[in-house]
RNA sequence: AGCCUAUUAGCUCAAACGGAAGAGCGUCAUGCUACGGUAUGGAAGAUGUGGGUUCGAUUCCCACAUAGGCUA
Numbered sequence: 001a002g003c004c005u006a007u008u009a010g011c012u013c014a015a016a017c018g019g020a021a022g023a024g025c026g027u028c029a030u031g032c033u034a035c036g037g038u039a040u041g042g043a044a045g046a047u048g049u050g051g052g053u054u055c056g057a058u059u060c061c062c063a064c065a066u067a068g069g070c071u072a
Base pairs, nucleotide, nucleotide: 001071002070003069004068005067006066007065010025011024012023013022019055027042028041029040030039031038032037048064049063050062051061052060
């Protein structure tokens, strides 16, 4: 320098023929507890940034940023 992949919640990850996002962990409350935990219930929370296409974009297109990888 070129190419590929990834970027979604506090963390780890899903998902979506374009109709607009869910789980586990975590967190809060309560019960039980052998004090290690465990059960039930609740709340909040995200599509990297900027454009484009579209009635509608997390999804498609372009650029950029960051991370990882490959080639030279």